[in-house]
RNA sequence: GAUCGUCAAAGGCAUACCCGUCGCGAGGCGGGGACGCAAAGUCAGGGAUCUCUAUGAGACCGCCCGGCUGCCGAC
Repeated sequence: GAUCGUCAAAGGCAUACCCGUCGCGAGGCGGGGACGCAAAGUCAGGGAUCUCUAUGAGACCGCCCGGCUGCCGAC
C1' cells in the first nucleotide's frame, strides 16, 4: 500500500419510542434509550424518497451510487 471483516481486544455510533427545544412541514439540535452498524465518519455530486404557501425552495447520506478521510485485526 491492496484486499477482507472469520478470530481477539480497546473503543465508537445510535433505530423505534419518550422528554425539552427550533422549524409551516419533511426534519434539526440536546437529554434519556438501543433495533442495529466496520465507515451508521464526512460531502446533498447523481438517482430514489419526503415536505411546503411549489415551474421554486427545502429535508434526508441509518435507501442506493459516487468523492474525501479513518480505528483495530486478518492476510